Record summary
Guanidine-I riboswitch aptamer from Paenibacillus sabinae, 101 nucleotides, folded computationally. NCBI's taxonomy places the organism under Bacteria, Bacillati, Bacillota, Bacilli, Paenibacillus. Its Rfam family is "Guanidine-I riboswitch aptamer". Its family is annotated with regulation of gene expression in the Gene Ontology.

């Protein structure tokens, strides 16, 4: 010095926490209220280095000639500390960053 599709979306996982629900518990005749995530959970967040589709780019090969179609290919990725966003935390964002190599 070095990245260009190392793209963009969905959906899901690993993980994450506690707004809402629901579970415990106090408290109250009742409706409720408080407190608990040091609750297994649904809701919710969730991967550059996790999975899977979609779509777009890139490029080879066929077909086609309407500049389209179909199939391939797109490797590789050790990795902090702090610090912000929701209620809140987090493999979430800074960030394929700083560092290592």
């Nucleotide at each position: 010095a070095a990245a260009c599709a190392a793209g963009u979306u969905u959906u899901c996982u690993a993980g994450g926490g506690u707004u809402c629900c629901g579970c415990a518990g106090u408290c109250g005749c009742a409706a409720g209220a408080c407190u608990g995530g040091u609750c297994u959970g649904g809701u919710c967040c969730g991967a550059g280095a996790g999975a899977a589709a979609a779509c777009u780019c890139a490029u080879a090969g066929c077909c086609a000639a309407a500049u389209g179609g179909c199939u391939g290919u797109g490797a590789c990725a050790c990795g902090g500390a702090a610090g912000g966003a929701u209620a809140a935390a987090a493999g979430c964002c800074u960030g394929g960053g700083a560092g290592a190599u």